The part of an RNA shown here (large-subunit ribosomal RNA, domain VI) has 246 nucleotides and comes from a Nanobdellati archaeon. Lineage of the source: Archaea > Nanobdellati. The sequence was found in a public genome assembly.

Context: one part of a larger RNA
RNA sequence: UGUAAAAUAUCUGAGAGGAAGGUUCCACCAGUACGAAAGGAACAUGGAAUCGUGGCCUCUGGUGCAUCAGUUGUCCAACAGGGCAUGCUGAGUAGCUACGCCAUAACUGAUAAAGGCUGACAGCAUCUAAGCCUGAAUCAACCCUUAAAAAUAGAUAUAGGAUACCUGAAGAAGACAGGUUUAAUAGGUUAGGGAUGUAAGUGCGGUAACGUAUUCAGUCCACUAAUACUAACAAUCCGAAAAAAC
Numbered sequence: 001u002g003u004a005a006a007a008u009a010u011c012u013g014a015g016a017g018g019a020a021g022g023u024u025c026c027a028c029c030a031g032u033a034c035g036a037a038a039g040g041a042a043c044a045u046g047g048a049a050u051c052g053u054g055g056c057c058u059c060u061g062g063u064g065c066a067u068c069a070g071u072u073g074u075c076c077a078a079c080a081g082g083g084c085a086u087g088c089u090g091a092g093u094a095g096c097u098a099c100g101c102c103a104u105a106a107c108u109g110a111u112a113a114a115g116g117c118u119g120a121c122a123g124c125a126u127c128u129a130a131g132c133c134u135g136a137a138u139c140a141a142c143c144c145u146u147a148a149a150a151a152u153a154g155a156u157a158u159a160g161g162a163u164a165c166c167u168g169a170a171g172a173a174g175a176c177a178g179g180u181u182u183a184a185u186a187g188g189u190u191a192g193g194g195a196u197g198u199a200a201g202u203g204c205g206g207u208a209a210c211g212u213a214u215u216c217a218g219u220c221c222a223c224u225a226a227u228a229c230u231a232a233c234a235a236u237c238c239g240a241a242a243a244a245a246c
Stems, first nucleotide, its partner, number of pairs: 007158005015146004021051007034039001052104005060098004067091005072085005108140003114134004160238004165179004185231003188227005193221004201214005
C1' cells in the first nucleotide's frame, strides 16, 4: 500500500516456528518370574542427578559512579562542614544477574520395519491378492510462541482517537505501559523495612595523640504502605458511509 467508506477495541485461526526436551542412576517390583542348582530379570510406579530450554531474585554469591563509615593530598584561615582526584579502603538496599531458585507431563490417533487373523489364485498351504488386528525416541494431535497480505484478504461490538500535561514496569528516536482531581501518576511528608556503625555540640579523663557518656546514635534509601501538602493546569487537532431528524 491493499483488504468496495474510515477508525478503535476484542477475537477467530488457515498457516509458520520450537528439541523443549534428552540421558543416566537409585528405590521398589524381587531374591519374584525363569532355572535341577548355580544364578537371576523385565513392565509399571516413585525419587534424584546431569545436559539443554523457559522464567524469577525469597535464599546464597557477584556487581552496585545510590548511600554510610575510615583515610591521603590540596583549597575554602583554623574547628565544623564541604569542593577536586569514580582518590584509596571497608561495607552495601533497589536494580541487573548466576555460581542461586522454580518449571520442564501423561494420555490419544495414523503408520514404518516387523508380528499376526481370515483367505483364494492353486479343494492343501500361504500375513496379501480383496479384507482385518497389533506395532517405534517416527508422523500427527496435545503443549508454547506467532499468525487477516489467509486475494476465499475473516468475525463481533462500538464513538472515539491523538497531541499536550504527570510518569515508568518500557525505552536510541518513534513505539509500549499507566495516570490526569469522580485522582495515589510523580514529588514531598509520615510510618514500616533496610544500609552504615555510634554524628555534631557539651561534660568527664588524659600534658597530648585520644578515650568515654549523652548514643542500637547521626546520616541516607532506587523498597512497601498511608496521606491530596505540591504538580497532572490550561488547551488543541482529527473523526463516521448509510439511515433518521431539522